[in-house]
RNA sequence: UACCUUAUAUCGCUUAAUUCAUGAAGAAGUGGGGGACCCAUUUUUGUGCUUGGCACUUGGGGUGAAUCCUUCGUUAGAGGGUAGGGCUACUUUCAAGGCCCGAGUCCGACAGCUAACCCCAUCAGCGUUUUGAAAGGAGGU
Numbered sequence: 001u002a003c004c005u006u007a008u009a010u011c012g013c014u015u016a017a018u019u020c021a022u023g024a025a026g027a028a029g030u031g032g033g034g035g036a037c038c039c040a041u042u043u044u045u046g047u048g049c050u051u052g053g054c055a056c057u058u059g060g061g062g063u064g065a066a067u068c069c070u071u072c073g074u075u076a077g078a079g080g081g082u083a084g085g086g087c088u089a090c091u092u093u094c095a096a097g098g099c100c101c102g103a104g105u106c107c108g109a110c111a112g113c114u115a116a117c118c119c120c121a122u123c124a125g126c127g128u129u130u131u132g133a134a135a136g137g138a139g140g141u
Stems, first nucleotide, its partner, number of pairs: 002141005011127004018028003029122006039112001046056004059110001060107004068081005084101005090136007
């Protein structure tokens, strides 16, 4: 430089959710919340019990891609669409095609941003395979 290959489930995917260490306790990394000046905002505030306070969820807020519209239904709920999100096997980006998700949950009347500072999480659930272009890895001849 040219050509070929680039998958043992000991693998791969969603997710922040991994690695190290361990007698116990932890550490690193990743993720989230609270919290000044300045800036922004100018807007109301719920129910029950109650001495304090406790409980609840309609108001409000957090996490998350998961928001909004609409149809059926007395309701519970069911359907269609949608903002947005994921997978399509070397990695990243772009494009086309295909397949999916478009939830749940937490706080408890309350929190804008926010340096210092403070607090918390590190679960759970699964099994895809089409093509083209650009750049960059790994292996072989």

c-di-AMP riboswitch aptamer (ydaO/yuaA leader) from Pseudobacillus badius, 141 nucleotides, folded computationally. NCBI's taxonomy places the organism under Bacteria, Bacillati, Bacillota, Bacillaceae, Pseudobacillus. Its mean pLDDT, the model's own confidence on a scale to 100, is 84. Of the family's consensus pairs, 92% are formed in the model. The RNAcentral record of the sequence draws on Ribocentre.